RNA sequence: CUCAAUGGAUGAGGCGCAAUGAUCAUGAGUACCUGAGCCCCGAAAGCUGCAACUUGGGCUGAGCGAAAGGGAGAUUUGCCGAAACAGACGUCCGCUUGCAGGCGGCUUCCUGUUGGAUUGCAUAUGAACAAUAUGCAGUCUGUCAUUAUUCUCGGAAUAAUGGAGUGCUUCCACUUGG
Numbered sequence: 001c002u003c004a005a006u007g008g009a010u011g012a013g014g015c016g017c018a019a020u021g022a023u024c025a026u027g028a029g030u031a032c033c034u035g036a037g038c039c040c041c042g043a044a045a046g047c048u049g050c051a052a053c054u055u056g057g058g059c060u061g062a063g064c065g066a067a068a069g070g071g072a073g074a075u076u077u078g079c080c081g082a083a084a085c086a087g088a089c090g091u092c093c094g095c096u097u098g099c100a101g102g103c104g105g106c107u108u109c110c111u112g113u114u115g116g117a118u119u120g121c122a123u124a125u126g127a128a129c130a131a132u133a134u135g136c137a138g139u140c141u142g143u144c145a146u147u148a149u150u151c152u153c154g155g156a157a158u159a160a161u162g163g164a165g166u167g168c169u170u171c172c173a174c175u176u177g178g
Base pairs, nucleotide, nucleotide: 002178003177004176005175006173007172008171009170011168014080016079017078018077019076023072024071033063034062036060037059038058039057040056044055045054046053047101048100049099050098051097052096083114084113085112086111087110090107092105093104094103095102115141116140117139118138119137120136121135122134123133124132125131143163144162145161146160147159148158149157150156151155
């Protein structure tokens, strides 16, 4: 001086990711409540079983009349495994109370998958034909590698194929090796 490994920092992809008080639409003339009529019924209703407790369940008409989750654009903030999903363990919460189960939800750690965006189909969630998630099949795009061609040739451009972010670009190191 150079190459590789290791460690640290740095930056890029683009309808890029996530969050965000007020606002808007939907939810919905729905649920709840009030009142009238009819039906079921104390073996009725409250997730299941037992016990207790409460007063119930359905239909029609009228009156009153929400909210949550999810969504939209804007603002601001944090960022580029940004973030998301799945699984398992544990704690907590809800479904009238106790016990035992069941269902649902939040969250920490761990493991695995996904470079990013987007279209279609299917499934799930959902009030929804919104939207989200997953899977499959496409398209576009960034990055690296290989091959081919061209050029102003230590490189650049174009095209094709393929891989994955534990990647790639750039820089540093009083770390190790050649």